A computed fold for a 1450-nucleotide RNA from an uncultured bacterium, annotated as small-subunit ribosomal RNA.
RNA sequence: AGCGAACGCUGGCGGCGUGCUUAACACAUGCAAGUCGAGCGCGCAGUUCGCUGUAGCAAUACAGUGGAUGGGCGCACGGCGCACGGGUGCGUAACACGUGGGCAACCUGCCCUUGAGAGGGGGAUAACCCGCCGAAAGGCGGGCUAAUACCGCAUGAUAUUCUGAUGGCUUCGGCUGACGGAUUCAAAGUCCGCAAGGACGCUCAUGGAGGGGCCCGCGCCCGAUUAGCUUGUUGGCGAGGUAACGGCUCACCAAGGCUAUGAUCGGUAGCCGGUCUGAGAGGAUGGCCGGCCACACUGGAACUGAGACACGGUCCAGACUCCUACGGGAGGCAGCAGUGGGGAAUCUUGCGCAAUGGGGGAAACCCUGACGCAGCAACGCCGCGUGGAGGAUGAAGCCCUUUGGGGCGUAAACUCCUUUCGACCGGGACGAUAAUGACGGUACCGGUGGAAGAAGCACCGGCUAACUCUGUGCCAGCAGCCGCGGUAAUACAGAGGGUGCGAGCGUUGUUCGGAAUUAUUGGGCGUAAGGGGCGCGUAGGCGGUCGGGUAAGUCACCUGUGAAAUCCCCAGGCUUAACUUGGGGCCUGCAGGCGAAACUACCCGGCUGGAGGGUGGGAGAGGUGCGUGGAAUUCCCGGUGUAGCGGUGAAAUGCGUAGAUAUCGGGAGGAACACCUGUGGCGAAAGCGGCGCACUGGACCACUUCUGACGCUGAUGCGCGAAAGCUAGGGGAGCAAACAGGAUUAGAUACCCUGGUAGUCCUAGCCCUAAACCAUGAUUGCUUGGUGUGAUCGGUAUCCAAUCCGAUCGUGCCGCAGCUAACGCGAUAAGCAAUCCGCCCGGGGAGUACGGUCGCAAGGCUGAAACUCAAAGGAAUUGACGGGGGCCCGCACAAGCGGUGGAGCAUGUGGUUCAAUUCGACGCAACGCGAAGAACCUUACCUGGGCUCGAAAUGCAGGAGACCGGGGUAGAAAUAUCCCUUUCUCGCAAGAGACUGCUGUAUAGGUGCUGCAUGGCUGUCGUCAGCUCGUGUCGUGAGAUGUUGGGUUAAGUCCCGCAACGAGCGCAACCCCCAUCCCUAGUUGCCAUCGGGUCAAGCCGGGCACUCUAGUGAAACCGCCCCGGAUAACGGGGAGGAAGGUGGGGAUGACGUCAAGUCCUCAUGGCCUUUAUGUCCAGGGCUACACACGUGCUACAAUGGUCGGUACAAACCGUCGCAAACCCGCAAGGGGGAGCUAAUCGGAAAAAGCCGACCUCAGUUCGGAUUGGAGUCUGCGACCCGACUCCAUGAAGCUGGAAUCGCUAGUAAUCGCAGAUCAGAAUGCUGCGGUGAAUACGUUCCCGGGCCUUGUACACACCGCCCGUCACAUCACGAAAGUGGGUUGCACUAGAAGCCGGUGUGCUAACCGCAAGGAGGCAGCCGUCCAAGGUAUGGCUCAUGAUUGGGGUG
Repeated sequence: AGCGAACGCUGGCGGCGUGCUUAACACAUGCAAGUCGAGCGCGCAGUUCGCUGUAGCAAUACAGUGGAUGGGCGCACGGCGCACGGGUGCGUAACACGUGGGCAACCUGCCCUUGAGAGGGGGAUAACCCGCCGAAAGGCGGGCUAAUACCGCAUGAUAUUCUGAUGGCUUCGGCUGACGGAUUCAAAGUCCGCAAGGACGCUCAUGGAGGGGCCCGCGCCCGAUUAGCUUGUUGGCGAGGUAACGGCUCACCAAGGCUAUGAUCGGUAGCCGGUCUGAGAGGAUGGCCGGCCACACUGGAACUGAGACACGGUCCAGACUCCUACGGGAGGCAGCAGUGGGGAAUCUUGCGCAAUGGGGGAAACCCUGACGCAGCAACGCCGCGUGGAGGAUGAAGCCCUUUGGGGCGUAAACUCCUUUCGACCGGGACGAUAAUGACGGUACCGGUGGAAGAAGCACCGGCUAACUCUGUGCCAGCAGCCGCGGUAAUACAGAGGGUGCGAGCGUUGUUCGGAAUUAUUGGGCGUAAGGGGCGCGUAGGCGGUCGGGUAAGUCACCUGUGAAAUCCCCAGGCUUAACUUGGGGCCUGCAGGCGAAACUACCCGGCUGGAGGGUGGGAGAGGUGCGUGGAAUUCCCGGUGUAGCGGUGAAAUGCGUAGAUAUCGGGAGGAACACCUGUGGCGAAAGCGGCGCACUGGACCACUUCUGACGCUGAUGCGCGAAAGCUAGGGGAGCAAACAGGAUUAGAUACCCUGGUAGUCCUAGCCCUAAACCAUGAUUGCUUGGUGUGAUCGGUAUCCAAUCCGAUCGUGCCGCAGCUAACGCGAUAAGCAAUCCGCCCGGGGAGUACGGUCGCAAGGCUGAAACUCAAAGGAAUUGACGGGGGCCCGCACAAGCGGUGGAGCAUGUGGUUCAAUUCGACGCAACGCGAAGAACCUUACCUGGGCUCGAAAUGCAGGAGACCGGGGUAGAAAUAUCCCUUUCUCGCAAGAGACUGCUGUAUAGGUGCUGCAUGGCUGUCGUCAGCUCGUGUCGUGAGAUGUUGGGUUAAGUCCCGCAACGAGCGCAACCCCCAUCCCUAGUUGCCAUCGGGUCAAGCCGGGCACUCUAGUGAAACCGCCCCGGAUAACGGGGAGGAAGGUGGGGAUGACGUCAAGUCCUCAUGGCCUUUAUGUCCAGGGCUACACACGUGCUACAAUGGUCGGUACAAACCGUCGCAAACCCGCAAGGGGGAGCUAAUCGGAAAAAGCCGACCUCAGUUCGGAUUGGAGUCUGCGACCCGACUCCAUGAAGCUGGAAUCGCUAGUAAUCGCAGAUCAGAAUGCUGCGGUGAAUACGUUCCCGGGCCUUGUACACACCGCCCGUCACAUCACGAAAGUGGGUUGCACUAGAAGCCGGUGUGCUAACCGCAAGGAGGCAGCCGUCCAAGGUAUGGCUCAUGAUUGGGGUG
C1' cells in the first nucleotide's frame, strides 16, 4: 500500500459497484425451456348456416341433428429447440490452459452464395374407442385414422467409388485442375391469391461465414528422506474402428521407449486476460467482469442428434431422502429466491419482460429467476452535510496551579445571516423519433418552515504527530518491537487537555514492500554461517592466435498475431467525482519474410606464445621391498661389592641380606634412530629422518629440437586418507588407556608416585574420522619495493666463486598501492580480473530423529520438523578482574616494643525476656557509635488517669476579668473548686489599647512512614596522585593521542624525548601551632644591677637586661663546595646553621564510588493521623539476664606493694561560680568565709621521680570483685536506679588457645593534670604536659594502593559469569506389543446396464415373389469388454497406544 473480509465502538444522505473464501453438506415450497394449428389427427367450448321437434299468434327461446367455421382449450403424431443461456471449481500437473503454428488427416443444424431438382406410388401408427391388470407409478390386448412421420421405384451430377489421358503443385506419401467412361444415392408439402404468381419450407450438390475436432514447438508449483519407470509398453506390417490421424483397438513381427536438462511416485492446484505490490526485475494472487477447461448426488454406460456420452434426458449399480394398500414406486437447487447445517462471516421465498439478448413461429405472439430493476448490508470506492459571520483581557462549569494565575476558549451565551441534505406541498422526464415503462410519481425542477433532524473512533514512553492530574502499588493491568507497573507511572485505569482520521475509526487475519534477509538486476565463504581431508577423472561448463565459409545465437527493417475489458494519454456523458462512452497508446511475447556478419557457435585450412614430448644435468626424510649398524632401556648369566635403592613438594606403596641399587664382563630380544637438524628438503593430502642395495613416482634447471590448442575445472564415480578402533595370525624391550596399590584431599573414581593389560610393532583385511588448519578450493594473467634461505644455471674477478652480480623455480620475514567491519592480507594476496567446482542464509532443538545407504562392530554419509529464544556471533574500545607479568609505595609484611583474645569489673551490641525493655547505626567505614553524661525531667517506649482550638505560635470576632502572689478542700498528679490580696495607659465622656484566661473561626500538632523522592551535613576509598578540558592529529566508530616512553620525586614533582600544543580541578606553596633570633610593648609577668626589707619570699622602691607574655619581622633556597647523572631534573656527601633537603605537627580531602549514613539536629516533596500516631500527668521502662561479641579499666606483682619525707609541669576552668586561711570529723565531708569577673585570687596535691623504712615469692602487706554494716553529698525525691567515705569481707586471677591490634621519635610505653556535658553521676571523650625506649636486613610472601602491559565468554564488572546431574511443573517430538482410518499396487473372483460380435428354431406391415417362401428387422440366448462388490497380500500416509527416550521452558 492492498483485501470478496471478519470483529469492537459509532452511524445523516446520495451515486456506482460488491456480497457462502467454510460443507462439490442435505434440501421443504415456488419459479428457471419451450414453441409451431401456415406439418397432421382427434376431442371440447364458442360462432354461424340449414333441418326436425317442443312452447308461443309471432318475434324468439330451448332441445336434437347435419354442414361450415373455430389454436380459445386439451391429448397425441410431427418439426425445431432442449449441447445455448445460468451455476460451481470436485477432479485435473494434463496439449487442461496460454502463445505461435499445422490438418495434403477432419466435421459443421440454423444463416449467406451458386447450381440442379421436387415425378409416381405404398404400408402403418399415436391420440381416440372398447376391454383388462395395478394402491400408485404405469402397463397389456383388440379396433379406427392423418401428415412436412415412415418405405420402395423413377430421374440425377460438379458429389461417392473405379478407371483412361493430361497440366500444375509437392514434405515425393500425395494434393489439385468445369477432360472422358462406368458406378451408387434424393425430395414434402403448407399458406396467401380468382389466376398469374408469391412466401415459407423440402432434396442433392458448390463455395463461404461462424462453430468445433485432432496434431505440434515453447511456457506452466513443491518434494531426490520418491532413482529407476514401462508389456499395448516403443516401433513395424495388416485389419477393424472414427467425422478424422493415431496402439484408438486387434492379430502377427521386432525389442524397444522414458529418465539426473529429474522419468516414475507422492503432495498441492482449475488455467489465462488480469489483480495487488514493487523504482524496476521480481514476488503474491486468479473473487467480481471476459476467454478456455472440467463437473452436475457417487460410479459406470450408451441412445438420440449437425452437435452430448447431455445440470432441470435415458439405463444400471451404490449411498441417502420420501410415498406405499408392503406387492412396488418417486427424487437429485454446484439455476433464481429460500431452509437447515457448518462457520469469524456473506442478502429478498421481491417487480417486470418496458429495454438488451436468446428459443420457437410467416406473423401476431408465447416462453425466458439470462437480463432490466427494486430490496437488505458503511462490505468497498466516490460525492455532500451536520451551519456561516460577528462576539470578552475571556461567563458558568470542569481541569491544572508556584494560589499570582493558566487551559478548554470565540468555544458557548448573545446578535445578524444562509437553507445544501433531510421533512412537507406542487410540477414532472430521458430511457421508445409510431404503440408498448417493471424501475416510478423515480431522477430533476419549484415552493414552505426553521439552525432547525444529523459525530464519532483511535491514539498521546521511543519508533510516531500529541501531557498533565488523580487512583493503583510487580496488584489490577498494558504491550507491534524495545519494554512499562514493587507509593510521586506523560507506558495500567479514569479525568482534563492535545494529536490523527472522520460517517467512519480501530483491531485481527492475509499478500507484497521495506528485506541487497535467495542477491539476474543485486550478496557472500581467513576470524561473523560458509572451501569438499586430498587426488584421478566422466558428463557438463569455459577456452590461445591468423585466414576463409555458414548464419543457430546476436542485431536491423518489414508483415501477421498478441480478443474485448483492464492500464496510460486525449476528448465526451451523468451538477462534480466514483462510474461510463469514443479515439489513440500499450500488451516489453510468438511466428514468418528480407538483410548484416563484429562477437559466440559450427565447418575448412594455417600458426606457436598455452599444453605436451625430446636431449643434457644436478637436489631431495618422495614411495615400496630386502638387508644391515651402533648407542640406550629392560631381562638373563657370571664377577666385584654392601645396605640400602627408588621415588616426591614431602612421603609411601615398590625393590633389596634368598645380596638389590652401584660397577665390570658375556648373552637375549624388541622398538626407536641422539648429534647432523635448519620457519632446511620432498610429497596431492594424510605424511616422510641411522646406513646400504633393488625397483619406482614427481618436481626443478639448461638447450629451444619435435607435436600443433592436444587446455582449465570437474556433479555422479573411483582411489588415497593421522591417531584411535575392529578381524585373523605373529611379536612384545620400552611406553602405557583399563585396572591395582601408595600419596594428596572435605572427598580425589584426577593431577604426583610404584606397578600394569589391551594397544603401540609386523603381515593380510576392515574402519574413513580430526583444530584432516594457512581455520584461506583449483587454474590463468596483471600489479612499487626491501631482506633472508633451498635448488640449478649464467656472468664477473687476466686464472680461481657455496661467498660478488644476475635469471628461473621453491620457501620465510617486513612492507607501497589496493583491499578489509576491524584484526590483518599485501607477487606464496584476503589486491585487480577471468573460468569451473564445493559451500552459507539468526541462535537453540541437532549433526539429533525418522527413512535410505555403507560397515563385523564401533559407527560413518545423507539429514529434517515440532517447539522455543531476541538474540547467538565477529573484530575492536574503555573499564574491572586474574592463585598473569614488570615497576613503585604504605607500620603492608619483616625487625622490634606494648597490648587484645584467658580473669573480675565498666561500657556498647546481638540474643532472649518483658506491659515496655523507645529509635537509629551492621565488614573495613555499626558495636565507651548518635548520647559532651536516662533517679523525675530528658523520653521519643509501656500501664493508668485526663484534655480536644488543643501543651506552644499567629490573625479575626465575641464576651469576661486584671495578671501576678498567698492559702484551703478532693485527687497519685494533671486537674477541678473555693478563699484572701490586686489593675495599668490614653481620653471630659463614650470608648480604645496593653495583659490574663474563656468561646467561635482560619488554623495547629505528630521523634508517625519513606535517607530508595530530597536539601544540607558526614563517613569511606584517601592526603591516594590522580581526574579532566580546549584546539590539533589519528581512527568508519566506540575512542586514542596529550596523561605513554627514558630518568627523577612524597607527588601527573621536575627534566628530556615525543603529533601534539596549552589549560583547569588536585599535589606543592600561600594559613595556624612548635623550634632560633631581632624589633615593638612591660602588667597582673620577670629580677641581672642599685636601695629597703623578711625566718623565708619580687615583699617594697626601682628597672624592663633576662625569662616570659603576644604582636610585627628575619631565617632554609640543594643557596655554597665535592661526587654521580645526558652538561638536565635530581641524588649522595660536606661546610655553615637553632633548624637541611616537604624541619615537626595541624587545618586543607580533586573527578568520583558505595541508591554508604542521617526524614530522631535542622529543612523539605509525597503519604498517613486529627476526642489521636496530638497533648498533660503519675508510676514504670530505656539499668531486665541462661548466653555471645566488640571497646576499655584494674590486675595477676619485687623495674612491685605499703608507709614517711621531698622536687619539677603544661594546658585549662571559676560570680547560677572557684573558694584560701582557720576549726570539727579516721574519712567522704561539715563549719567558715578572706580573695577573685582572674599572667593579680582560687581550683592546685601534679604523678611517675628522688631519699628512707618494711614486705621476700606466698593467691601474699599481690589483686581488689562481691557482700554485711555505718555514713557523706547532690537533689522535691537515691526502692527499682547515683557518686563518694569508713569498718569488715576478701572472689576470679600466678601473664592468657586458635587468632588478632597499635606504634618508626619526643613516637611507643608509662605517669599524672585539666576541660566539655553536668544539681549529682566517667574506667568514656577532648586536650595538656612529665619520664622516655627498641627496631627497620630487606620487598619473596599477606593486606591496601599507583603506573605500564597481557588474557577475558566479566560490565549491578570475580561477592562476576557459568556447566551438568537430581527434584517438581508444563509443552512439543521420537521409539513402542499394537489398535483404528484414508489412499493405492498386484493377484484372483465377480460381472449390472450397455455398445460391439455371434446366434436367432420364437415374432415380423412396406421390398421381391402368382403362391409357397425369401430378403431385411426384432425379441430371446451366447460371447468379448467392463462399474460397484468380494477374497488374499503389499506400499504410502494420518490418528491413537501401557510404557519408554532424549529435548525445550520455568

Rfam family: Bacterial small subunit ribosomal RNA.
The coordinates come from a structure-prediction model, not an experiment, and the mean pLDDT is 86.